Two RNAs folded together computationally: RNase P RNA and transfer RNA, 430 nucleotides in total. It holds a member of the Rfam family "Bacterial RNase P class A". The family's RNA type in Rfam is ribozyme. The prediction has a mean pLDDT of 80.
Formats: sequence, C1' cells, structure tokens
RNA sequence: CGAGUUCGCCAGACGGCCGCGGCCUUCGGGUCGAGGAAAGUCCGGACUCCGCAGGGCAGGAUGCUGGGUAACUCCCAGGCGGGGCGACCCGACGGAAAGUGCAACAGAGAGCAGACCGCCGAUGGCCCAGGGGAUCUCACACCCCGGGGCACAGGCAAGGGUGAAACGGUGGUGUAAGAGACCACCAGCGUUCCGGGGAACCGGGGCGGCUCGGCAAACCCCAUCCGGAGCAAGGUCGAGCAGGGACAGGGUGGCCCGCCCGUUACGUCCCGGGUAGACCGCGCGAGGUCGGCAGCAAUGUCGAUCCCAGAUAGAUGGCCGUCCACGACAGGAUCCGGCUUAUCGGUGAACUCGCACC
RNA sequence: GGGCCCGUAGCUCAGUGGUAGAGCAGGGGACUCAUAAUCCUUAGGUCGCAGGUUCGAUCCCUGCCGGGCCCA
Repeated sequence: CGAGUUCGCCAGACGGCCGCGGCCUUCGGGUCGAGGAAAGUCCGGACUCCGCAGGGCAGGAUGCUGGGUAACUCCCAGGCGGGGCGACCCGACGGAAAGUGCAACAGAGAGCAGACCGCCGAUGGCCCAGGGGAUCUCACACCCCGGGGCACAGGCAAGGGUGAAACGGUGGUGUAAGAGACCACCAGCGUUCCGGGGAACCGGGGCGGCUCGGCAAACCCCAUCCGGAGCAAGGUCGAGCAGGGACAGGGUGGCCCGCCCGUUACGUCCCGGGUAGACCGCGCGAGGUCGGCAGCAAUGUCGAUCCCAGAUAGAUGGCCGUCCACGACAGGAUCCGGCUUAUCGGUGAACUCGCACC
Repeated sequence: GGGCCCGUAGCUCAGUGGUAGAGCAGGGGACUCAUAAUCCUUAGGUCGCAGGUUCGAUCCCUGCCGGGCCCA
C1' cells in the first nucleotide's frame, strides 16, 4: 500500500426566528422532549386479574459442558464437529444394540443384502488320447493311474460396473480361486485400567469379537421446563336511562265537604349495580454516567453523581445564516432484557493474509 | 393485544419427501363458404424470498416479505 476478520462508537453541528406536547410559574417566562432499531411481535420476564390441596395425563418448548441472569429459544467461557491459507466464522450438538418406519432411479444386490461381467473349477460330472491290470483268450465295453480339455454341478467375492450410501483400509501368508480364514500396521466399535480436567472431553495402555452403516428439522424414547389471560390487564369516582325505597306538595278515587284512607309517580330526596365520561395504572427504573474492586469473560458489587417524553386522535416541525462527509432506515403508546429484520455514510481499536522497501 | 390460514403456468386450483400437473386462456393445424363449438397438437414454472436438515425439499424446520380472516 492492497485485500480482509472481529468488537465498538456517531446518526449532521452551531446560532437566530416562529411553532407543538408535559411540568413549574411571580404569567414576563423557565425547564424537559423519541431510536439504534422506538419496527417485526419471534422469545423471556415484571405488573394485574382469574383459577389452584398435592400430583399426573394430554399438549408445547428446550436439548454438548460449566457459568451469568428476574428469566430466556439470550449472553460469556470451554469441548467436539464442519468451513477458511489465516485472523476468524458456522453448528436444533441427547438417544439409531427400546420399538415402528424410510431409502425414488440406477444396480446382481439397499440392511443378518447380493452374483451381471469376472476368477476358480481342488472335489463330483462329461469329452479326448495314452499306460497298466482283471476275465479261458481278445477288447473301444469292467477296474486303476496320471495327462489334456469343457465350464455342467459347485466354490469365491479380490477386480470391473451401479449408486448419496455396497457389511473396514494397506501389505503379506494362504488357496483351485479366494476371503479377517490367519498375521502386521492403521481406522473404527465395545469394554476395562491409568493420567489430565470442575465438567463436556482429551492423552495413553490392556482385552474382545473382527466391523456393528445413514435418517429422530420421520413417529418415538429419555431428561429438564411450562396454570390461564392480557394495560381494551385491572382499580377509583360516576352523569343519563331503566329499576327499588321514602315523603305527601300536586293530580285522582272512596264520602255531600273536610279529617282520614287508597292510588299515581308529575315533583323532591335516598339506594345499590354500573354505561358514557373522568381519573389512576403511567414514568425513580432488573435506570443513566464516572470511578474502584472481584472475575478470562458475560456479569456482579461498592462509592460518587444525575433525573431523562408520558400523549389519548395522539406532541419533535418549518424558515434563515455558516460549515462539512450534503444527511439513510425510521418514530414512543404498560414497562424492561434479548433475538431478528431495515439502514446514506463516517470513525476508533485489535488482529490476519499478500506485495514492496528499510 | 391475542390467534389462524394462504402464496404453485396469464387465471382458478391439485400435488405434503423421489424428474411439478389439471381445467380455462394463448400459438399452430383440421373441420366450415366463413365464425363459433368440436377434434389433434404445442409453448409456458426462480413452486413468494433467504438459509438449514436430507443422498434428494413444492412438501420438513427457521427467519423475512406480501395478502386474507377471526376474537377481545
């Protein structure tokens, strides 16, 4: 200098003017005012109400080990596996000798598999020619011997070929040809012992049968966890209308009238439930900043310091000036911790690879 | 706030581990004087996108994107 990896940070700045929402106000004004994702609603909790003796079934989630946390499907550290020259990245990473199941096409054979080409054909069979023997003699006829051939029975699984996958690999012994049939080394499985580690796991030795495959994001088994609903949760106050009660002012009936009695609910008052509506929930919090300590880290803890939106049709905008890299994605609605997704650009630190120079 | 479903050819839909189909529409041909109907033939697919599991994914899993429905 170029290419790259990881972890962070910023998200136009400053000034002026006019506006918007909350709070305070001496009514002049003062003060605070979106994000790294406020988003998706994919997880986990707080909070609230309902349910609940305890436990189980069903259903769902999670799934190497240890740690962190209020909790998690999150984070940190480590192990193992995979990718990359490397920094580093990725992993739903329990169980396939509990059971059931799946593997198209191709291929001989696809899960206690199989023989198409191929190799052999020792043994048995058939064919050819020869030698020897037996029968009174002769003989191609019966018997024996070795030789050559066929590839019929049969043997084999080394090689070819198919496939994503073919029941260990290499070399040797052996054999008719071969084969863990046997041997050496290697890989893998099971078991056992020793050492390291807190564990996952790692390293090493012995023994065994010689090989036992893949898929559980197929059903399933095992272990752990999970009661339901959600701020339109839920609470306080509470018009109006309907309902209940009291009073006896008014109307009306009993009686000729009045007292009195009944009735009505026009009127007045009260009642409970609770609609509209109002208020609370609702902004001091698993809080921010700085520093110390513990820890590899995630994180915890201690001290100092700060107060930082709270609307309810829903507030952040506009104009001007200067500067630059010319400004992306996008905006709260109960809150918090994560994950995922969107994002113009700028910038810091550590590290890797390549080239050149000293 | 909570829950469910869908996305496959131009349109409407099948296919739920093994080379993606049907009907209509489109192109060509036949029949007809001509058109329709009918018959024959033919083209057309990023299976919404991106990852993963598997030998193999439209199908199984995860995350996004788009659309629709239900409840309070």